[in-house]
RNA sequence: UAUAGAAAAAGGCAAACCAGUCGAAAGGCUGGGACGCAAAGCUUCCGGUCUAAGGGGAAACCUAAGAUAGCGGGGACGCCAAA
Numbered sequence: 001u002a003u004a005g006a007a008a009a010a011g012g013c014a015a016a017c018c019a020g021u022c023g024a025a026a027g028g029c030u031g032g033g034a035c036g037c038a039a040a041g042c043u044u045c046c047g048g049u050c051u052a053a054g055g056g057g058a059a060a061c062c063u064a065a066g067a068u069a070g071c072g073g074g075g076a077c078g079c080c081a082a083a
Base pairs, nucleotide, nucleotide: 005080012037013036017032018031019030020029021028022027035070042075043074045073046072047071048068049067050066054063055062056061
C1' cells in the first nucleotide's frame, strides 16, 4: 500500500425465539437473546423475493407507490492487517 482476509488486537453488528410497540400486511422499532457476519456499516440504482391496504376485476386473480441492504449485483464510504 490494500478488488489477497492468514494470524492477532481494539472494538462492532446481532438470526431464530420471547416481551412491548407501530403497521392492512409483509415487516419495522425498543429491550432481552446469539445463529452467524470483515462491511451483517450506508444507499432500493438493477435483478430477485415477500406483502396487497388502495386501485382494477363478476370471480379467480392482477397490481408497489409498501417491505427486504442478514437474497444477489452496483454505488459512495470505513477499522485492523501478514505473505
A computed fold for an 83-nucleotide RNA from Shewanella sp. SNU WT4, annotated as c-di-GMP-I riboswitch aptamer.
The RNAcentral record of the sequence draws on Rfam.
NCBI's taxonomy places the organism under Bacteria, Pseudomonadati, Gammaproteobacteria, Shewanellaceae, Shewanella.
The coordinates come from a structure-prediction model, not an experiment, and the mean pLDDT is 88.